[in-house]
RNA sequence: GCGGAUGGCCGGAUGGCCGCGGGAGCGAUCCCGAGGAAAGUCCGGACUCCACAAGGCGACGGUGCCGGGUAACCCCCGGCCGGGGUCGGCGGGGCAACCCGCCGUGAACCCGAGGGAAAGCGCCACAGAAAACAGACCGCCCGCGCAAGCGGGUCAGGGUGAAACGGUGGGGUAAGAGCCCACCGCGGGCCGGGCAACCGGGCCGGCACGGCAAGCCCCACCGGGAGCAAUGCCGAAUAGGGAUCCCGCGCCCCCGUGCGGGGACAGGGCGCCUUGCCCCAGGGAUCCGGGUAGGCAGCUUGAGGUGCCGGGCAACCGGCAUCCGAGAGGAAUGGCCAUCUCCGGCGGGUCCGCCCACCGACGACAGAAUCCGGCUUACAGGCCGUCCGCGCAU
Repeated sequence: GCGGAUGGCCGGAUGGCCGCGGGAGCGAUCCCGAGGAAAGUCCGGACUCCACAAGGCGACGGUGCCGGGUAACCCCCGGCCGGGGUCGGCGGGGCAACCCGCCGUGAACCCGAGGGAAAGCGCCACAGAAAACAGACCGCCCGCGCAAGCGGGUCAGGGUGAAACGGUGGGGUAAGAGCCCACCGCGGGCCGGGCAACCGGGCCGGCACGGCAAGCCCCACCGGGAGCAAUGCCGAAUAGGGAUCCCGCGCCCCCGUGCGGGGACAGGGCGCCUUGCCCCAGGGAUCCGGGUAGGCAGCUUGAGGUGCCGGGCAACCGGCAUCCGAGAGGAAUGGCCAUCUCCGGCGGGUCCGCCCACCGACGACAGAAUCCGGCUUACAGGCCGUCCGCGCAU
RNA backbone atom coordinates (compact mmCIF):
# COMPACT_ATOMS: atom_id res chain seq x y z
C1' G A 1 0.00 0.00 0.00
C1' C A 2 -4.02 -3.58 -1.27
C1' G A 3 -7.58 -6.88 0.70
C1' G A 4 -10.19 -9.19 4.76
C1' A A 5 -12.06 -9.84 9.82
C1' U A 6 -13.58 -8.22 14.52
C1' G A 7 -14.15 -5.95 19.72
C1' G A 8 -15.44 -2.07 23.02
C1' C A 9 -17.39 2.81 24.49
C1' C A 10 -20.52 7.41 24.42
C1' G A 11 -25.77 8.30 23.67
C1' G A 12 -24.16 15.92 24.99
C1' A A 13 -21.91 19.22 29.33
C1' U A 14 -22.53 23.39 32.75
C1' G A 15 -25.54 27.23 34.81
C1' G A 16 -30.21 30.11 35.63
C1' C A 17 -35.76 30.57 35.95
C1' C A 18 -40.55 28.09 36.22
C1' G A 19 -42.94 23.40 37.13
C1' C A 20 -43.77 17.85 38.54
C1' G A 21 -42.91 13.00 41.78
C1' G A 22 -40.62 11.05 46.41
C1' G A 23 -38.07 11.91 51.20
C1' A A 24 -36.21 14.87 55.67
C1' G A 25 -37.51 19.14 58.68
C1' C A 26 -42.19 22.86 63.21
C1' G A 27 -40.57 25.98 59.38
C1' A A 28 -37.17 28.52 56.20
C1' U A 29 -35.12 25.17 53.30
C1' C A 30 -32.32 20.87 51.83
C1' C A 31 -31.54 15.89 49.29
C1' C A 32 -32.84 12.43 45.28
C1' G A 33 -35.45 11.66 40.56
C1' A A 34 -34.99 6.59 33.80
C1' G A 35 -32.11 3.28 29.98
C1' G A 36 -28.33 0.91 27.19
C1' A A 37 -31.81 -1.22 25.97
C1' A A 38 -36.20 0.71 31.33
C1' A A 39 -38.67 -2.96 25.45
C1' G A 40 -40.04 -8.36 23.99
C1' U A 41 -41.56 -11.22 28.55
C1' C A 42 -37.85 -15.69 25.69
C1' C A 43 -34.60 -18.42 29.51
C1' G A 44 -32.46 -18.66 34.72
C1' G A 45 -32.91 -17.17 39.86
C1' A A 46 -34.08 -14.34 44.68
C1' C A 47 -38.61 -13.62 47.49
C1' U A 48 -43.85 -15.06 48.92
C1' C A 49 -47.97 -18.32 49.24
C1' C A 50 -50.02 -23.23 48.12
C1' A A 51 -49.05 -28.61 47.78
C1' C A 52 -45.74 -32.42 49.52
C1' A A 53 -42.68 -38.18 54.81
C1' A A 54 -38.18 -40.36 52.26
C1' G A 55 -36.41 -43.18 48.24
C1' G A 56 -37.15 -45.87 43.64
C1' C A 57 -39.71 -46.60 38.98
C1' G A 58 -42.83 -44.62 35.23
C1' A A 59 -45.31 -40.44 32.48
C1' C A 60 -44.58 -35.38 30.69
C1' G A 61 -41.32 -31.19 29.61
C1' G A 62 -36.34 -29.44 28.96
C1' U A 63 -30.96 -29.75 28.15
C1' G A 64 -27.21 -32.44 25.01
C1' C A 65 -18.88 -32.31 22.05
C1' C A 66 -15.24 -31.39 26.46
C1' G A 67 -13.39 -28.47 30.55
C1' G A 68 -14.23 -24.18 33.44
C1' G A 69 -17.27 -19.82 35.46
C1' U A 70 -21.85 -18.80 38.11
C1' A A 71 -26.87 -18.50 43.13
C1' A A 72 -28.64 -20.62 38.47
C1' C A 73 -29.22 -20.95 33.14
C1' C A 74 -31.36 -22.63 26.78
C1' C A 75 -26.03 -17.71 29.55
C1' C A 76 -20.59 -16.60 29.48
C1' C A 77 -15.21 -18.05 28.82
C1' G A 78 -11.46 -21.39 26.96
C1' G A 79 -10.63 -25.71 24.04
C1' C A 80 -12.01 -29.93 20.42
C1' C A 81 -14.36 -31.64 15.89
C1' G A 82 -16.93 -30.55 11.11
C1' G A 83 -18.12 -26.76 7.12
C1' G A 84 -16.58 -21.99 4.97
C1' G A 85 -12.65 -18.61 4.55
C1' U A 86 -6.43 -18.57 3.12
C1' C A 87 -2.20 -20.04 0.48
C1' G A 88 0.41 -23.31 -2.91
C1' G A 89 0.63 -26.82 -7.03
C1' C A 90 -1.50 -29.03 -11.46
C1' G A 91 -5.04 -29.00 -15.49
C1' G A 92 -8.68 -26.41 -18.60
C1' G A 93 -10.97 -21.81 -20.63
C1' G A 94 -10.14 -16.53 -21.96
C1' C A 95 -6.74 -11.17 -25.99
C1' A A 96 -6.62 -9.74 -20.96
C1' A A 97 -8.51 -8.67 -16.14
C1' C A 98 -9.89 -13.18 -14.55
C1' C A 99 -12.94 -17.70 -14.22
C1' C A 100 -13.67 -23.09 -13.51
C1' G A 101 -12.11 -28.03 -11.81
C1' C A 102 -8.86 -31.38 -8.91
C1' C A 103 -5.15 -32.21 -5.00
C1' G A 104 -2.68 -30.58 -0.62
C1' U A 105 -2.72 -26.88 3.27
C1' G A 106 -6.23 -24.78 6.24
C1' A A 107 -4.79 -17.04 8.45
C1' A A 108 -7.65 -13.56 11.29
C1' C A 109 -12.49 -14.77 11.69
C1' C A 110 -17.58 -16.70 10.73
C1' C A 111 -21.26 -20.79 11.02
C1' G A 112 -22.86 -25.62 13.46
C1' A A 113 -30.43 -28.17 17.75
C1' G A 114 -22.39 -30.80 17.86
C1' G A 115 -24.96 -37.39 22.50
C1' G A 116 -26.45 -42.31 20.03
C1' A A 117 -27.93 -44.60 13.01
C1' A A 118 -23.72 -52.54 14.24
C1' A A 119 -31.18 -51.63 20.11
C1' G A 120 -35.62 -51.30 17.22
C1' C A 121 -39.49 -48.95 13.99
C1' G A 122 -40.21 -45.45 10.15
C1' C A 123 -38.92 -42.21 5.91
C1' C A 124 -35.63 -41.03 1.55
C1' A A 125 -39.94 -36.43 -3.07
C1' C A 126 -38.62 -35.65 -8.45
C1' A A 127 -35.33 -37.89 -11.66
C1' G A 128 -33.17 -42.52 -12.30
C1' A A 129 -32.23 -49.36 -14.30
C1' A A 130 -31.63 -49.30 -9.11
C1' A A 131 -32.73 -45.30 -2.79
C1' A A 132 -30.76 -50.21 0.91
C1' C A 133 -32.43 -58.56 2.46
C1' A A 134 -30.23 -55.26 -3.60
C1' G A 135 -30.60 -54.63 -8.68
C1' A A 136 -28.91 -54.63 -14.93
C1' C A 137 -31.57 -49.08 -18.68
C1' C A 138 -27.62 -47.86 -22.19
C1' G A 139 -22.81 -49.72 -22.72
C1' C A 140 -18.81 -53.72 -22.40
C1' C A 141 -17.61 -59.16 -22.79
C1' C A 142 -18.79 -64.52 -23.87
C1' G A 143 -22.04 -68.19 -26.18
C1' C A 144 -26.06 -69.33 -29.81
C1' G A 145 -28.28 -67.25 -34.20
C1' C A 146 -28.04 -65.30 -41.40
C1' A A 147 -30.38 -61.38 -38.82
C1' A A 148 -33.78 -59.36 -35.43
C1' G A 149 -32.81 -61.15 -31.00
C1' C A 150 -32.10 -64.75 -26.88
C1' G A 151 -29.19 -66.74 -22.67
C1' G A 152 -25.17 -65.69 -19.39
C1' G A 153 -21.18 -62.54 -17.12
C1' U A 154 -20.20 -57.41 -15.45
C1' C A 155 -20.74 -51.95 -12.43
C1' A A 156 -14.98 -50.15 -14.88
C1' G A 157 -17.75 -46.37 -18.33
C1' G A 158 -22.63 -43.36 -19.64
C1' G A 159 -26.76 -41.06 -17.53
C1' U A 160 -30.12 -39.48 -12.90
C1' G A 161 -30.05 -37.47 -8.17
C1' A A 162 -29.17 -33.97 -2.15
C1' A A 163 -27.37 -38.94 -1.70
C1' A A 164 -25.60 -44.73 -6.05
C1' C A 165 -23.64 -50.22 -1.91
C1' G A 166 -15.78 -47.35 -0.20
C1' G A 167 -12.04 -43.52 -3.30
C1' U A 168 -7.39 -42.97 -6.45
C1' G A 169 -3.63 -45.64 -9.04
C1' G A 170 -1.65 -50.34 -10.55
C1' G A 171 -2.00 -55.59 -11.39
C1' G A 172 -5.41 -58.96 -13.18
C1' U A 173 -9.42 -60.49 -16.63
C1' A A 174 -13.17 -62.61 -22.21
C1' A A 175 -14.97 -57.98 -20.13
C1' G A 176 -14.93 -56.69 -15.20
C1' A A 177 -15.01 -56.61 -9.95
C1' G A 178 -11.34 -55.62 -2.79
C1' C A 179 -10.56 -60.48 -7.19
C1' C A 180 -5.23 -59.03 -5.59
C1' C A 181 -1.67 -54.94 -4.10
C1' A A 182 -0.11 -49.67 -2.44
C1' C A 183 -1.98 -45.18 -0.37
C1' C A 184 -6.39 -42.76 1.59
C1' G A 185 -10.99 -43.79 4.11
C1' C A 186 -13.58 -47.25 7.56
C1' G A 187 -13.63 -50.84 11.77
C1' G A 188 -10.97 -53.34 15.95
C1' G A 189 -7.24 -53.41 19.43
C1' C A 190 -2.24 -51.43 21.25
C1' C A 191 1.26 -47.45 22.44
C1' G A 192 2.17 -42.19 23.35
C1' G A 193 0.12 -37.07 24.54
C1' G A 194 -4.10 -34.49 26.89
C1' C A 195 -8.18 -33.60 33.27
C1' A A 196 -11.38 -34.39 28.97
C1' A A 197 -13.61 -33.72 24.12
C1' C A 198 -9.84 -35.39 21.08
C1' C A 199 -4.97 -35.76 18.61
C1' G A 200 -0.59 -38.56 16.80
C1' G A 201 1.91 -43.30 15.58
C1' G A 202 2.51 -48.63 14.64
C1' C A 203 -0.38 -53.44 14.14
C1' C A 204 -4.57 -56.35 12.42
C1' G A 205 -9.07 -56.83 9.30
C1' G A 206 -10.62 -56.91 2.33
C1' C A 207 -14.90 -53.81 3.73
C1' A A 208 -18.97 -56.14 6.75
C1' C A 209 -21.54 -50.55 8.60
C1' G A 210 -25.65 -45.05 2.71
C1' G A 211 -28.39 -40.76 4.87
C1' C A 212 -32.22 -38.60 8.30
C1' A A 213 -32.68 -38.70 15.61
C1' A A 214 -35.25 -30.74 13.72
C1' G A 215 -40.05 -38.50 12.70
C1' C A 216 -40.62 -42.06 16.69
C1' C A 217 -37.02 -43.90 19.78
C1' C A 218 -32.50 -45.08 23.14
C1' C A 219 -28.93 -42.99 26.77
C1' A A 220 -27.28 -39.34 30.49
C1' C A 221 -28.56 -35.16 33.40
C1' C A 222 -32.21 -31.44 35.18
C1' G A 223 -37.30 -30.10 36.47
C1' G A 224 -43.62 -29.49 42.15
C1' G A 225 -47.58 -25.23 41.07
C1' A A 226 -48.68 -20.05 40.99
C1' G A 227 -46.93 -15.33 40.88
C1' C A 228 -45.81 -8.48 44.13
C1' A A 229 -53.05 -8.07 41.35
C1' A A 230 -47.49 -12.97 45.46
C1' U A 231 -48.31 -12.43 50.70
C1' G A 232 -49.05 -10.31 55.86
C1' C A 233 -51.39 -6.50 59.18
C1' C A 234 -55.16 -2.55 60.26
C1' G A 235 -59.98 -1.58 58.71
C1' A A 236 -64.98 2.42 57.83
C1' A A 237 -70.15 3.89 55.81
C1' U A 238 -74.15 0.87 53.76
C1' A A 239 -76.15 -3.99 53.25
C1' G A 240 -76.10 -8.76 55.28
C1' G A 241 -74.76 -12.59 59.71
C1' G A 242 -74.68 -13.86 65.18
C1' A A 243 -75.70 -13.00 70.66
C1' U A 244 -78.50 -10.48 74.59
C1' C A 245 -82.46 -7.20 75.97
C1' C A 246 -87.06 -4.19 75.11
C1' C A 247 -91.85 -3.23 72.56
C1' G A 248 -95.30 -5.65 69.39
C1' C A 249 -97.36 -10.10 67.17
C1' G A 250 -106.83 -11.68 66.35
C1' C A 251 -108.77 -17.07 66.86
C1' C A 252 -108.33 -22.41 65.46
C1' C A 253 -105.81 -27.03 63.26
C1' C A 254 -101.16 -29.88 61.52
C1' C A 255 -95.64 -30.33 61.21
C1' G A 256 -91.67 -27.95 63.64
C1' U A 257 -90.89 -25.34 67.80
C1' G A 258 -91.46 -19.21 69.14
C1' C A 259 -91.95 -14.90 65.02
C1' G A 260 -90.28 -21.20 60.24
C1' G A 261 -93.93 -23.86 56.80
C1' G A 262 -99.04 -25.23 55.41
C1' G A 263 -104.53 -24.83 55.85
C1' A A 264 -109.03 -22.39 57.27
C1' C A 265 -111.82 -18.28 59.60
C1' A A 266 -111.78 -13.05 60.80
C1' G A 267 -109.66 -8.11 59.00
C1' G A 268 -107.84 -4.76 54.90
C1' G A 269 -107.15 -3.39 49.41
C1' C A 270 -108.73 -3.75 43.97
C1' G A 271 -114.91 2.59 44.04
C1' C A 272 -119.55 -0.75 45.73
C1' C A 273 -122.13 -6.21 45.41
C1' U A 274 -121.10 -11.66 43.65
C1' U A 275 -116.86 -14.30 41.97
C1' G A 276 -111.69 -13.82 41.65
C1' C A 277 -106.87 -11.85 42.91
C1' C A 278 -103.57 -9.45 46.42
C1' C A 279 -101.98 -7.90 51.54
C1' C A 280 -102.07 -9.30 56.77
C1' A A 281 -95.54 -9.03 62.14
C1' G A 282 -92.18 -7.11 62.71
C1' G A 283 -89.51 -2.92 64.85
C1' G A 284 -85.62 -0.94 68.08
C1' A A 285 -81.06 -0.74 71.33
C1' U A 286 -76.18 -2.63 72.67
C1' C A 287 -72.20 -5.83 71.60
C1' C A 288 -69.37 -9.46 68.48
C1' G A 289 -67.19 -11.54 64.12
C1' G A 290 -66.18 -11.97 58.55
C1' G A 291 -65.59 -9.32 54.09
C1' U A 292 -65.49 -4.62 50.83
C1' A A 293 -63.64 0.71 50.01
C1' G A 294 -59.35 2.61 51.99
C1' G A 295 -54.58 2.56 54.66
C1' C A 296 -49.73 0.22 56.10
C1' A A 297 -45.95 -3.37 55.23
C1' G A 298 -43.65 -6.23 51.18
C1' C A 299 -40.35 -1.70 48.44
C1' U A 300 -35.52 -1.36 47.33
C1' U A 301 -28.57 -1.88 50.83
C1' G A 302 -28.09 -5.34 46.66
C1' A A 303 -25.44 -12.37 43.73
C1' G A 304 -24.88 -3.49 44.38
C1' G A 305 -21.61 0.79 42.06
C1' U A 306 -16.56 2.95 41.74
C1' G A 307 -11.19 2.79 42.55
C1' C A 308 -6.70 0.12 43.81
C1' C A 309 -4.15 -4.52 44.71
C1' G A 310 -3.79 -9.87 43.98
C1' G A 311 -5.10 -14.82 41.36
C1' G A 312 -6.69 -16.68 36.46
C1' C A 313 -5.27 -17.13 28.99
C1' A A 314 -10.36 -15.71 29.89
C1' A A 315 -15.33 -15.86 31.79
C1' C A 316 -14.72 -14.78 36.73
C1' C A 317 -12.98 -14.85 41.86
C1' G A 318 -10.69 -12.73 46.43
C1' G A 319 -8.99 -8.54 49.62
C1' C A 320 -9.04 -3.32 51.04
C1' A A 321 -11.03 1.56 50.67
C1' U A 322 -15.15 4.41 49.41
C1' C A 323 -20.33 5.66 47.79
C1' C A 324 -25.92 5.24 48.43
C1' G A 325 -27.93 6.61 42.73
C1' A A 326 -36.38 6.91 41.67
C1' G A 327 -39.43 3.90 44.71
C1' A A 328 -45.54 5.84 44.35
C1' G A 329 -50.78 5.44 43.04
C1' G A 330 -52.11 3.86 36.25
C1' A A 331 -47.60 6.10 37.31
C1' A A 332 -43.42 12.39 38.35
C1' U A 333 -38.64 12.59 35.66
C1' G A 334 -40.85 18.46 31.84
C1' G A 335 -40.55 23.54 29.56
C1' C A 336 -37.78 28.07 28.41
C1' C A 337 -33.08 30.73 28.20
C1' A A 338 -27.61 31.40 28.13
C1' U A 339 -22.61 29.49 27.29
C1' C A 340 -19.61 25.50 25.53
C1' U A 341 -18.93 20.98 22.66
C1' C A 342 -20.46 18.33 18.23
C1' C A 343 -22.52 18.28 13.22
C1' G A 344 -24.26 20.78 8.76
C1' G A 345 -24.57 25.26 5.54
C1' C A 346 -22.66 29.99 3.86
C1' G A 347 -18.90 33.90 3.87
C1' G A 348 -14.01 35.87 4.95
C1' G A 349 -8.77 35.35 6.31
C1' U A 350 -4.38 32.12 6.08
C1' C A 351 2.29 31.30 7.65
C1' C A 352 -2.22 25.71 4.42
C1' G A 353 -1.47 23.52 10.38
C1' C A 354 -5.93 26.21 10.78
C1' C A 355 -8.53 30.65 12.49
C1' C A 356 -12.78 34.23 12.64
C1' A A 357 -17.94 35.63 12.00
C1' C A 358 -23.18 34.36 10.93
C1' C A 359 -27.34 30.89 10.57
C1' G A 360 -29.61 26.27 11.80
C1' A A 361 -29.79 22.13 15.22
C1' C A 362 -29.65 18.77 20.35
C1' G A 363 -31.52 15.68 16.69
C1' A A 364 -32.03 8.20 17.01
C1' C A 365 -34.44 4.02 19.49
C1' A A 366 -37.23 4.48 23.49
C1' G A 367 -39.21 5.25 28.70
C1' A A 368 -38.86 2.38 35.43
C1' A A 369 -43.80 -0.31 38.20
C1' U A 370 -40.90 -6.43 43.51
C1' C A 371 -35.72 -7.12 42.43
C1' C A 372 -31.46 -9.43 40.06
C1' G A 373 -28.30 -12.51 35.97
C1' G A 374 -28.72 -13.37 30.74
C1' C A 375 -30.60 -13.66 25.65
C1' U A 376 -33.09 -11.29 21.65
C1' U A 377 -34.86 -7.06 19.18
C1' A A 378 -34.71 -1.32 18.11
C1' C A 379 -31.17 2.78 17.58
C1' A A 380 -29.62 9.55 14.65
C1' G A 381 -24.77 10.72 15.28
C1' G A 382 -19.86 10.10 17.16
C1' C A 383 -15.24 7.97 19.44
C1' C A 384 -11.28 4.34 20.57
C1' G A 385 -9.01 0.09 19.14
C1' U A 386 -7.31 -5.05 17.89
C1' C A 387 -6.12 -9.12 14.54
C1' C A 388 -4.89 -11.76 9.76
C1' G A 389 -3.20 -12.66 4.42
C1' C A 390 -0.39 -10.67 0.32
C1' G A 391 3.08 -7.03 -1.95
C1' C A 392 7.07 -3.34 -1.44
C1' A A 393 11.02 -0.84 1.46
C1' U A 394 14.44 -0.99 5.68
Predicted 3D model of a 394-nucleotide RNA (Bacterial RNase P class A) from Psychromarinibacter sediminicola.
Rfam family: Bacterial RNase P class A. Rfam's curators write: Ribonuclease P (RNase P) is a ubiquitous endoribonuclease, found in archaea, bacteria and eukarya as well as chloroplasts and mitochondria. Rfam classes the family as a ribozyme.